[in-house]
RNA sequence: GGCCUCAUCGUCUAACGGUUAGGACGGCAGAUUUUCAAUCUGUAAAUCGGGGUUCGAUUCCCCGUGGGGCUA
Numbered sequence: 001g002g003c004c005u006c007a008u009c010g011u012c013u014a015a016c017g018g019u020u021a022g023g024a025c026g027g028c029a030g031a032u033u034u035u036c037a038a039u040c041u042g043u044a045a046a047u048c049g050g051g052g053u054u055c056g057a058u059u060c061c062c063c064g065u066g067g068g069g070c071u072a
Base pairs, nucleotide, nucleotide: 001071002070003069004068005067006066007065010025011024012023013022018055027043028042029041030040031039048064049063050062051061052060
């Protein structure tokens, strides 16, 4: 250089083109406890950037950025 692939809460990970963008861990608040831990309940928190297609895009297409793989 060429080809392929991935990018979603703080972390990990789901999501037929129509979702309140879900779950686990972690955070915060409350309950319980003499206190802590554990447990239970609640709560906040995310779609890499720019275009395009579409009534509608996390999802499909193009370009870019970054990571990974194969190849020369």